Predicted 3D model of a 541-nucleotide part of an RNA (small-subunit ribosomal RNA, 5' domain) from Actinopolyspora biskrensis. The sequence was found in a public genome assembly. NCBI's taxonomy places the organism under Bacteria, Bacillati, Actinomycetota, Actinomycetes, Actinopolyspora. Rfam family: Bacterial small subunit ribosomal RNA.
Context: one part of a larger RNA
RNA sequence: GGACGAACGCUGACGGCGCGCUUCACACAUGCAAGUCGAACGCUCGCACCCCGUGUGCUCAUUCUUUCGAGGGUGGGUUGGGGUGUGGGAGUGGCGGACGGGUGAGUAACACGUGAGUAACCUGCCCCGGGCGUGGGGAUAACCCUGGGAAACUGGGGCUAAUACCGGAUGUGCUGCAUGCCUCGCAUGGGGUGUGUGGGAAAGGUUCACCUUUGUGAGGGGGUGUUCCGGCCUGGGUGGGGCUCGCGGCCCAUCAGCUUGUUGGUGCGGUGAGGGCGUACCAAGGCGAUGACGGGUAGCCGGCCUGAGAGGGUGAUCGGCCACACUGGGACUGAGACACGGCCCAGACUCCUACGGGAGGCAGCAGUGGGGAAUUUUGCGCAAUGGGCGGAAGCCUGACGCAGCGACGCCGUGUGGGGGAGGACGGCCUUCGGGUUGUAAACCCCUUUCGGCCCUGACGAAUGUGACGGUAGGGGCUAAAGAAGCGCCGGCUAACUACGUGCCAGCAGCCGCGGUAAUACGUAGGGCGCGAGCGUUGUCC
Repeated sequence: GGACGAACGCUGACGGCGCGCUUCACACAUGCAAGUCGAACGCUCGCACCCCGUGUGCUCAUUCUUUCGAGGGUGGGUUGGGGUGUGGGAGUGGCGGACGGGUGAGUAACACGUGAGUAACCUGCCCCGGGCGUGGGGAUAACCCUGGGAAACUGGGGCUAAUACCGGAUGUGCUGCAUGCCUCGCAUGGGGUGUGUGGGAAAGGUUCACCUUUGUGAGGGGGUGUUCCGGCCUGGGUGGGGCUCGCGGCCCAUCAGCUUGUUGGUGCGGUGAGGGCGUACCAAGGCGAUGACGGGUAGCCGGCCUGAGAGGGUGAUCGGCCACACUGGGACUGAGACACGGCCCAGACUCCUACGGGAGGCAGCAGUGGGGAAUUUUGCGCAAUGGGCGGAAGCCUGACGCAGCGACGCCGUGUGGGGGAGGACGGCCUUCGGGUUGUAAACCCCUUUCGGCCCUGACGAAUGUGACGGUAGGGGCUAAAGAAGCGCCGGCUAACUACGUGCCAGCAGCCGCGGUAAUACGUAGGGCGCGAGCGUUGUCC
């Protein structure tokens, strides 16, 4: 000198774009952050409409009879049953909850970076291709009845549906075993093609039209064709992932020896897959000054800072990878997890309790306490982008888009411009002549960026839809009007005098100043430097 996720002191006008718990991976009140699909399925409630029944009760209108007490008919409403549509509810089922978002504790490791391998592997949704969707069955939630419990929740009995579940059929291809042929390679071996034998699939929904059947009817069922969405088997692709290897990147030798699943082999198991991954047996190996083992520290990288570079430092924001989700362990489901807002067990902590037993996990967004030198709103919106579900309409989305707070940073702008000397007044200094503040002010002329007020008013959105936002921008009005500080002035280092003080009070980055004329302390005038900032501290180069 540069830099910073900074902090502190003094000061503080506006805008744009960024950034904002570096400390206790401390504990958390409250709200929200992952749902969705009725075009998979049964039920239930409300509403609208339709149908049946009008037996019974109530009621209204009308009409008939009448002995005037009443009785009958018809229609409407209510009550009952059924149907269609629509909205809500929980439930079965499907997809999603493995993404997105957070954090950096752990990790010195194939964790990361880079380059390669996988002839040892997997891959839901999506894209391209081939083939198929046949015929059956038994349940179960919801619901009803009933029981236990304070609750969380849970038991028994009965009914029911499906794209839920389970057999059967078929098998282009797929696959196990046996056995041929062709071909290729990189050790094991890979690819293709035969034969024999065994294994092994499926689910329907929806739109429209027609036909048919059933019901008293509204309507329902079935069939054929059709629209759209799905189902099953299989090949390829895209994207994603698993595993393996070469090389690379911290400190300590005041850590020198380490190791028994250890190193290798065989069999078996396990996995999607190779492997001592696991297990039994056998052998006795394996690693190490080219630093094993141990200890300390640390997420890694693209990058960022500095530097002419080499290098040094660093790993906030943004992007990639990894790891973690109260602590430790475990598996289940699934294409994918050993799963932040899933489950189980143990532990610590907090809460509820009828003392028997239960509930919880902000390192999601806000927010609170605590810690700290120190780090924000319990905001608005799904309008955009993106994601999940859905055929769609749409629903959800603290991802995201915005707004709020903070000179925390960078950048831009303003606090006025021109004229104005008898160089006014005042201040300070003075050799008392004057010098200086100083064209500075006053005064004259001018302008209106920003601000304030009024009017107008977007782009972002495609055809509908704008949180931001009456924002940005535009037009008009207003008046120099509302907008300057901070550090320093002994040398380094740019800027000097006076007074006060008297080794005191104090200053100080280094050298050093202060003991009676201090350009070094304090104040003032003046000056120098930067300027909405200026200094100080810390850290890195």